[in-house]
RNAcentral holds the sequence, with entries from ENA. Transfer RNA from a Patescibacteria group bacterium, 72 nucleotides, folded computationally. It matches the Rfam family "tRNA". The family has 954 seed sequences and 5,335,975 matches in Rfam 15.1. NCBI's taxonomy places the organism under Bacteria, Bacteria candidate phyla.
C1' cells in the first nucleotide's frame, strides 16, 4: 500500500428507492400462596460521520472513520 466484506433498538439480525421491522433483554398488566413458565401491551433508533444524485435514500455514488478477511 491494494482489493474485498461489514456498520440499522441494550444484543442478535431483516429490510436493496416511498410513513424503520422482528426475536431476546429490559418495564407495566394478566395468571399462581409466591417465583418460573404462560398470555397481553407500551417504551425504545439524528439507520456510524460528511456530501451529492432524486419528487422521495437506511438502500444509489463519493469520500472519511470504526470492526473483519485477503493479496504484497
Nucleotide at each position: 500500500g491494494c482489493g474485498c466484506c461489514u456498520a440499522u433498538a441494550g444484543c442478535u439480525c431483516a429490510g436493496u428507492g416511498g410513513u424503520a421491522g422482528a426475536g431476546c433483554a429490559g418495564c407495566u398488566c394478566g395468571c399462581u400462596c409466591u417465583u418460573a413458565a404462560c398470555g397481553a401491551g407500551a417504551u425504545g433508533g439524528u439507520c456510524g460521520a460528511g456530501g451529492g444524485u432524486u419528487c422521495a435514500a437506511a438502500u444509489c455514488c463519493c469520500c472519511c472513520u470504526g470492526g473483519g478477511c485477503g493479496c504484497a